[in-house]
SAM riboswitch aptamer (S box leader) from Lysinibacillus sp. 2017, 117 nucleotides, folded computationally. Taxonomically the source falls in Lysinibacillus (Bacteria, Bacillota, Bacilli, Bacillaceae).
């Protein structure tokens, strides 16, 4: 790189170095950003997965749901994965045809972590 499968409205940096652009990809908003951006190291925080433990629920098998314990792989540290396109339903509104606007779901796409090839 591909493929499964789970989780993504929480949680956490006015830190040094650095010196211009960023918020995954295109598009259309909207935000941050010399009162320092992303990348990269350093320190710091945070707890998602991967490990053990025994507790609830339960068909006493799975599976769920929540607490504790190191411990290190990784990982995250502005805005919901920033929102939003792709379907679908539901309200309002205007209304010939038909359009807007808001909610909800479920894809696609991505981000992470396990495990396979």
């Nucleotide at each position: 790189c591909u493929c499964u499968u789970a989780u993504c409205a929480a949680g956490a940096g006015c830190g040094a170095c650095u010196g211009a652009g960023g918020g995954a990809a295109u598009a259309g908003g909207c935000c941050c950003u010399a009162u320092g951006a992303a990348a990269g190291u350093c320190c710091g925080g945070c707890a998602a997965c991967c490990a053990g433990u025994g507790a609830g629920u339960g068909a006493u098998c799975a599976a769920c749901u929540g607490a504790c314990u190191a411990a290190g792989g990784u990982g995250c540290u502005a805005c919901a994965u920033c929102c939003u396109a792709c379907a679908a339903a539901g309200u309002g509104c205007a209304u010939u045809c038909u359009g807007c606007a808001c909610u909800u779901u479920g894809a696609a796409a991505g981000a992470u972590a396990a495990g396979a090839g």
Its Rfam family is "SAM riboswitch aptamer (S box leader)". Rfam's curators write: The SAM riboswitch is found upstream of a number of genes which code for proteins involved in methionine or cysteine biosynthesis in Gram-positive bacteria. The model forms 97% of the base pairs in the Rfam consensus.